This is a predicted structure of a 174-nucleotide RNA (Lysine riboswitch aptamer) from a Eubacteriaceae bacterium. The source organism's lineage runs through Bacteria, Bacillati, Bacillota, Eubacteriales and Eubacteriaceae. The coordinates come from a structure-prediction model, not an experiment, and the mean pLDDT is 76.
RNA sequence: UUUUAAGAUAGAGGUGCAUCUUCUAUAAGUAUUUGCAGGAACGAUUUCAGGAUUGGUUGAACUGCAAUGAAAGGAGAAGAUGCCGAAGUUUUCGAUACCCUGAAGUAUCGAAUGCUGGUUGCCUGGUGAAAAACCUUGCAAUUGUCAUCCAAAAGAUGGAGCGCUAUCUGAAAC
Numbered sequence: 001u002u003u004u005a006a007g008a009u010a011g012a013g014g015u016g017c018a019u020c021u022u023c024u025a026u027a028a029g030u031a032u033u034u035g036c037a038g039g040a041a042c043g044a045u046u047u048c049a050g051g052a053u054u055g056g057u058u059g060a061a062c063u064g065c066a067a068u069g070a071a072a073g074g075a076g077a078a079g080a081u082g083c084c085g086a087a088g089u090u091u092u093c094g095a096u097a098c099c100c101u102g103a104a105g106u107a108u109c110g111a112a113u114g115c116u117g118g119u120u121g122c123c124u125g126g127u128g129a130a131a132a133a134c135c136u137u138g139c140a141a142u143u144g145u146c147a148u149c150c151a152a153a154a155g156a157u158g159g160a161g162c163g164c165u166a167u168c169u170g171a172a173a174c
Base pairs, nucleotide, nucleotide: 001173002172003171004170006169007168008167009166010165011164014084016083017082018081019080020079021078022077023076024075033067034066035065036064037063038062042055043054044053045052046104047103048102049101050100051099087116088115089114091112092111093110094109095108096107097106098105117143118142119141120140121139122138125135126134127133145159146158147157148156149155
């Protein structure tokens, strides 16, 4: 001096990310509860099977009318905090909760794994009460970054966060 898919520290991307709090609408005139009418034996504890407990002929499920009337989850806004693989998501496994056992499901948490640079829009499918919102191989736009082309700029093409910038340390080569 150069290189390095070695380590450490600091930093950048922008409608950037997550969490928490408050408020707002939605959920919803829904669920619940009560009354009345019908109904006539079955319901409830997430679903199914088996149990257990329990409500019910002083009238179950279910239906209609009337009255009463939420909440959670999801979303938006503001603020605060922590951040820049921030984080999100697929698959598998495990733990906890939902009365017990088995299977399934849902929610939360943890581990492993694959994918995604960020954002916005679109397609397909999914979650969802939802025309909201979110996720989604892919496509498009935009933006940051690096490489190549280019005298340079502009521009074009391509790559991926295991990236990029700066500093320091290490290692290797000369």